Context: one part of a larger RNA
This record gives sequence, structure tokens and C1' cells, in this order.
RNA sequence: UAUGCUUUUCUCAAAGAUUAAGCCAUGCAUGUCUAAGUAUGAACUAUUUCAGACUGUGAAACUACGGAUGGCUCAUUAAAUUAGUUAUAGUUUCUUUGAUGGUACCUUUACUACUCGCAUAACCAUAGUAAUUCUAGAGCUAAUACGUGCACAAAAUCCCGCUACUCUGGUGAUUCAUGAUAACUCGACGGAUCGCACGGCCUUUGUGCUGGCGACGCUUCAUUCAAAUUUCUACCCUAUCAACUUUCGAUGGUAGGAUAGAGGCCUACCAUGGUGGUGACGGUUGAUGGAGAAUUAGGGUUCGAUUCCAGAGAGGGAGCCUGAGAAACGGCUACCACAUCCAAGGAAUGCAGCAGGCGCGCAAAUUACCCAAUCCUGACACGGGGAGGUAGUGACAAUAAAUAACAAUACUGGGCUCAUCGAGUCUGGUAAUUGGAAUGAGUACAAUCUAAAUCCCUUAACGAGGAUCCAUUAGAGGGCAAGUCUGGUGCCAGCAGCCACGGUAAUUCCAGCUCUAAUAGCAUAUAUU
Repeated sequence: UAUGCUUUUCUCAAAGAUUAAGCCAUGCAUGUCUAAGUAUGAACUAUUUCAGACUGUGAAACUACGGAUGGCUCAUUAAAUUAGUUAUAGUUUCUUUGAUGGUACCUUUACUACUCGCAUAACCAUAGUAAUUCUAGAGCUAAUACGUGCACAAAAUCCCGCUACUCUGGUGAUUCAUGAUAACUCGACGGAUCGCACGGCCUUUGUGCUGGCGACGCUUCAUUCAAAUUUCUACCCUAUCAACUUUCGAUGGUAGGAUAGAGGCCUACCAUGGUGGUGACGGUUGAUGGAGAAUUAGGGUUCGAUUCCAGAGAGGGAGCCUGAGAAACGGCUACCACAUCCAAGGAAUGCAGCAGGCGCGCAAAUUACCCAAUCCUGACACGGGGAGGUAGUGACAAUAAAUAACAAUACUGGGCUCAUCGAGUCUGGUAAUUGGAAUGAGUACAAUCUAAAUCCCUUAACGAGGAUCCAUUAGAGGGCAAGUCUGGUGCCAGCAGCCACGGUAAUUCCAGCUCUAAUAGCAUAUAUU
């Protein structure tokens, strides 16, 4: 691990890994909005003093973020993965947190800076197709989408020479950081954004000037979360694998390209190297690695698909878009294999997510309920989450421990005291004898539990005498605890791990009775110590 027989209660709880990383009907598993990006949907709604675009709610849609996490599986993979240990002075980093940002324009009479431009969706209308989360043409309208683009006034700064003073960072280590100069640049930024309160000033009361707290966003440097490479050491069996690698990079050098970056990673030109009996190279593995598990006096041996860490993969290979991050598959594009709908023109799919089905097999559960807890994610105190939790199935394992207790009577023992028959006292056993007491299993008002329930823990009322509310499984020759009892069979049927049994008195077969062992479990098969 599976199977057979059996099974009262409580707690806990593994579970389609082994065989087929085989195939999948259906449903769900990833979406998200605040005062604070965009509202003219009459889709609604409030107040009437009028709205000159704007009270509020708000489907849809644009924008933005997430979707690279999680969950599943273990096919590949043997210095690979992985573990411990180094390095990045060899690099990228959405987000978080802390800092940071004044020289843009310039051939200076006329230039938007109180705010610029072109679109498009939703919407409305017209259409195509058998068909899809398919689309086309016409008509509008937004921005923190897309794209342009200034700095009045004011202030500070600058250049050359001389004199005086002061300062000059960090590491084990750098061509580090920092500063200066010259050239280069299809190069980035230097806020035309949103919400709440509303206040201050007067010059000229005006479409004046100015201001607080936030939100969102951009540049650069750190930080954080990471990632990617990387040093050293360590892995199972095999010689019926002894030589392997190299013009198609094998080992090294120089230069370039590519990359976030080091590097034969790739290219050009050179050199001829590199590994191996301390087992290279090759093969096998019913091999993902580790933390760990079982067993063990010690040393060891075997297991580790499986909840934590790391890796790899989504039918098989390959390629790619977007993005901070993917060579992503609940994203896309081909090919191969499978396979679905079709009006035959075409179209769509990837459960090794959760349920569920087929197949395979010795071998494995419900197409249930919920976001209440733990956390994750989003524009978010509000949404979503088959992550996760809760029930159902469940003798995988594991925990506690009912199936009776007591007394009297009857019968029968044992020890002790006194010893005359015997008596007394203490203590056992056997009784379908009798007696009241005690309880749960079960049934169940109620409350509790809980997101809602269930169960448990509580608890009224019922609930035990052959207490029929009935304990089983495997044995009884030896090993090995327990029958030389009865009936049947007659080297047959059978039993038997092994030795043995059975041929007419079977201690062993088939049964009855009795007994033994473990006990809500016991036996069998297999693997392992």
C1' cells in the first nucleotide's frame, strides 16, 4: 500500500502519486473605483432663486493597475537540479520609504499662457455571416489617453588678474564617487492634471494678486522587494562502456557584435589545447533535489510523487507580443498528434486549477456551502478570490476507551487464631438465584456552536436484565499460548509459511463442544528495516 471478515462512542485526519505528463461534456477557479483621471446613457434622483458646462447615484466605455502571485503535477533532468558557502569592483529592479529638480526661448516690434491641438470609444443609426467574447461603413463627444508647448516682472549667478585664508570623500582593493573641460545626441526630464476647505491683501475693487491640506504623475540618487549570473565542496547503479572533445567551438588569446550585464554567448583572426583508472566519455534508473521519514546498541540500511524551500512543465516541439517582470499557455502565431460545431464557405479548443466523466488498473472522495477566519489583489475601509475555510465520503494512519459494577443468598476453595466435633476472622472463585443502585449508545424540547448550519461540549423529557442495547478475527501436533473430547471422511476431500497430517480409533482435514491469543479490531499478500 492493497484485499478479506468485523465495527459502539470521542478527538484528529491522509486521500487518482505508483498504471496512462492518457483523453475530456458541463459549471466555476482574475478581476478591480475612491472626496480625489474621463459622465449629456431622462438609466434614475434631490432642491427650486436662477444655472452661464458642473447637486447626487450611476450601467457602459476610454484610461490605469493586476493578470509573471496563487493552485496543480513530477514528464524531463546524474556536476544538471539541489544543499551549505562565496561574489556582483560584472548587472536590472514595477512597487515601498527617504531625498532630489531655476538657465528651457534667444537673428527680441505684435508672440496662446486664465490653459493649446488632432482623434476615438461608449451612444445613435445602417449593415454582413449558419455560426464566435466576429466585425464594417456613416454621425457625434471627453481625458492623468495621444501629442504639442512658453516664462513677463524680480532675484541670483557669471568672466579675467592680484592678495590672504580654508577645504579636499569612500573601499582590503578600482579607469570608484565627485568636480572641470571639449566634441557628440531620431535623448530623458524640467506638472496645460484632480479633490477638500475656504482664507488673506489693496493699486485701480477686476474674469485682480496671493495662499493651506491632500491625490495622481515625471527625472535622478539611495532604500526595499527581488531577480539574473557566480566561487568552493558534495550525488545512485554500471567496464558485457577505456578512451573522449575539436573544421558544425572543443580549450585559451585579441578585437568586435549581442545582452540589463561578465563570459565562445556569437562572429573574425590567431594559438593547440581541454578531460581520463582518484573512472573521463557512454549506458541504465520503477531518479526532480533538499529539509525530512522508517528501522537501528553503535556503525549502518531503505524510503523521500506528497502540505515547507528550490527547480521544471502545462498534449509535443518551436517562435513571439505586451510589460518592471513571461520565452506566459485559464496570452498570441505556426507545425505535429488528438478532437468539437457547420447551411461545407468557414469557426473554435487545451482540467499536471476545483468539482465531475471515460480509460487504466490491486489501487484513491461531492458536478455541495461561504468569503465569517488566514491571507492575496485591485483605482479600494466597500469588490473579487474552487487561494483558503466549512460540511459530505473516508477502519490511510493516530488519540481516549463502553459492551457492565455492587450486595445478599447457595455451593466451593485458601490463609490465620483457637484446636474436641468444630468455631471465629480475613479473603477468593462459581451460579439463566435474588435485589435495588449507576450510567451512557440511541431518541430529543432548548440553548450553544457557526457566514448559515452540522458535530462536539451543555441539557429538560424518554432510554437496560437472557441488561436480544447479544464482539470479533485467527488459531488449538511442534516451532507457538491453547484438546490425544465427540461425529463425519478414509493418501480421497482437504490442511499445511517450514517440519509434518490424511491409507477406518486423524491431538493437524469437514463440523459440534471446549479452550487460547490479540481485541474495535484481527487476518492475508507484497515492499522495506